About this RNA:
A computed fold for a 72-nucleotide RNA from a Patescibacteria group bacterium, annotated as transfer RNA. The RNAcentral record of the sequence draws on ENA. Its Rfam family is "tRNA". Its family is annotated with triplet codon-amino acid adaptor activity in the Gene Ontology. It is annotated as a transfer RNA. Rfam describes the family as follows. Transfer RNA (tRNA) molecules are approximately 80 nucleotides in length. Model confidence (mean pLDDT): 80 of 100.

[in-house]
RNA sequence: GCCCUUGUCGUUCAGCGGAUAGGACACUAGACUUCGAAUCUAGUAACGGGGGUUCGACUCCCUCCAAGGGCA
Numbered sequence: 001g002c003c004c005u006u007g008u009c010g011u012u013c014a015g016c017g018g019a020u021a022g023g024a025c026a027c028u029a030g031a032c033u034u035c036g037a038a039u040c041u042a043g044u045a046a047c048g049g050g051g052g053u054u055c056g057a058c059u060c061c062c063u064c065c066a067a068g069g070g071c072a
Base pairs, nucleotide, nucleotide: 001071002070003069004068005067006066007065010025011024012023013022018055027043028042029041030040031039048064049063050062051061052060
């Protein structure tokens, strides 16, 4: 320098144009307990930035940024 992949709650991983963006762990509150732990119930919390296409974008396109990989 060229090419490819990835970027979503605190962490990890789903979501191949229309759902209230979901799960696990973590966290918070409650129940239980003498107090904790464990368990059960409930809750908080996220789409890397900008632009475009579309009636509608996490999803498609462009660009930038970041991470990883391949070739030279």